[in-house]
Context: one part of a larger RNA
């Protein structure tokens, strides 16, 4: 000077109490350890690894493995030689390739001869290549404490110095925020604010929205307004702020989001990219098949379904929003229980189409039972993408019909349009293991006596 204390004093945070709905037991998904494999490729490991890198593993992807192969290479630059590009069979082969056919000749300069740009095969060497090491050799970049109120500099002063001081005190804030007092004066990074959304009114436009038939109102989107403790009271140094209230759509930071100081963690990424050292170089490079990554006596993290009666199951009725769509969305009809299939309008999209929201409401019905709960798991038929669903896709229908009667010790999320419950679009995407993620609306709580404790965290000592 800092760091730390089961020293202290002072303050916050869903930190802990009060409340809600959960995990921890079951079954399945999905990652991880381990084990097990020829190989399950790597990488990430308290928070802050474990539904994470993957917003898609059947081939590809893929980096792993086993075998068939290449050796100037899948790729990039320079030389030589040809011949051009480029469409298209055959034959062998698991396929890469390997062998052999046919068809064709363009552009620019030149009259022609040949020349030259791109292409494509040979050929030699300089070299390519490497998801091979090291993130303890790095660059961007990302996590994290933490949206926490912090980190500093000039100048002056104070100490022999290291540093102090400003930045500490009284107050008050979400805030080093702002007010007084100070040997400090001012500044800067950060706080707030300027940015986007959303909540109200205006004005202006206004198709394809839209009650209707335009002055007008919903809507769409530009731009302005409006909130500033600006008024009143009150307690307070009569300062800053704080408490009522009044007006208003709206306070006292309205609510949400973007934005993450100095730095900690030799934190994570050499595998997204870059990039220094090393190392391979007929193989640690490259092509292809087929497998692997989806193995399974266990464990552990996240999750979805559920144990039923506020429910299950039929019939009937209602109401959104955010997005997506031309190798695509697909609308009436049809034809199948159904997944589909057929159809072929309309849309480059406020126009058409994904798109009947579902929970809810009403009526019937089951009447506490492992059941009309639950849906695992096999098993038979289909159906669709795709070159191919055997390892190892998703659907549909019939039939099966396990565990599971609210879950030790523990432990997690949430202060409001929030939890919780309901479905609904989108990336990736051929199809898909979508229950994940990221957004979207519908209904729509309960509790906060406080600050003793438990975790984090800031000031003073």
């Nucleotide at each position: 000077u800092g760091a730390c204390g089961g020293g202290g004093g002072c303050c916050c945070g869903c930190a802990c109490a009060a409340g809600c709905a959960g995990c921890g037991g079951a079954g399945c998904g999905u990652g991880u350890g381990g084990u097990u494999u020829a190989a399950u490729u790597c990488g990430a490991c308290g928070c802050a690894a474990c539904g994470c890198g993957c917003a898609a593993a059947a081939c590809c992807u893929u980096a792993c493995c086993a075998g068939g192969g290449c050796u100037u290479g899948a790729c990039a630059u320079c030389c030589c030689c040809g011949g051009a590009a480029c469409c298209u069979g055959g034959c062998a082969g698991a396929a890469g390739u390997g062998c052999u056919g046919g068809g064709g000749u363009g552009c620019c300069c030149g009259c022609a001869a040949g020349g030259g740009a791109g292409c494509c095969g040979g050929g030699a060497g300089a070299c390519a290549g490497g998801u091979g090491u090291u993130g303890c050799a790095u660059g961007g970049c990302u996590g994290u404490c933490g949206u926490c109120a912090g980190c500093u500099c000039g100048u002056g002063u104070c100490g022999u110095g290291a540093g102090a001081u400003g930045u500490u005190g009284g107050g008050u804030u979400a805030a080093g925020u702002c007010c007084c007092g100070c040997a400090a004066c001012g500044a800067g990074c950060g706080c707030a604010a300027c940015c986007c959304c959303c909540g109200u009114g205006g004005u202006c436009a206004g198709u394809u929205a839209c009650a209707u038939g335009g002055u007008u109102g919903u809507c769409u989107g530009a731009c302005c307004a409006g909130a500033c403790u600006g008024c009143c009271g009150g307690a307070a140094g009569c300062a800053a702020a704080c408490c009522g209230g009044a007006g208003g759509a709206a306070g006292g930071c309205g609510g949400g989001g973007a934005u993450g100081a100095u730095g900690u963690c030799a934190a994570g990424u050499c595998a997204g990219c870059a990039u220094g050292g090393c190392c391979c170089u007929u193989a640690c490079g490259c092509c292809c098949u087929g497998g692997g990554c989806u193995a399974c006596a266990c464990a552990c993290a996240c999750g979805c379904u559920a144990c039923a009666a506020u429910g299950g199951c039929c019939g009937a009725g209602a109401c959104a929003a955010u997005g997506g769509g031309u190798u695509g969305c697909c609308a009436a009809g049809c034809a199948g229980u159904g997944a589909u299939g057929c159809g072929g309008a309309g849309c480059c999209a406020a126009u058409c189409c994904c798109c009947c929201a579902a929970a809810c409401u009403c009526g019937g019905u089951c009447u506490c039972a492992g059941u009309u709960c639950a849906g695992a798991u096999c098993g038979u038929g289909g159906g669709c993408u795709g070159g191919a669903a055997c390892u190892c896709g998703c659907c549909c229908a019939c039939g099966u019909g396990a565990a599971g009667a609210c879950g030790g010790a523990g432990u997690u999320g949430c202060u409001a349009g929030u939890a919780a419950c309901c479905g609904c679009c989108g990336g990736u995407c051929a199809g898909c293991a979508a229950u994940a993620c990221g957004g979207c609306g519908g209904u729509g709580a309960a509790u906060a006596u406080g600050u003793u404790c438990c975790c984090g965290g800031g000031c003073c000592u």
Molecule: small-subunit ribosomal RNA, 3' major domain
Organism: uncultured bacterium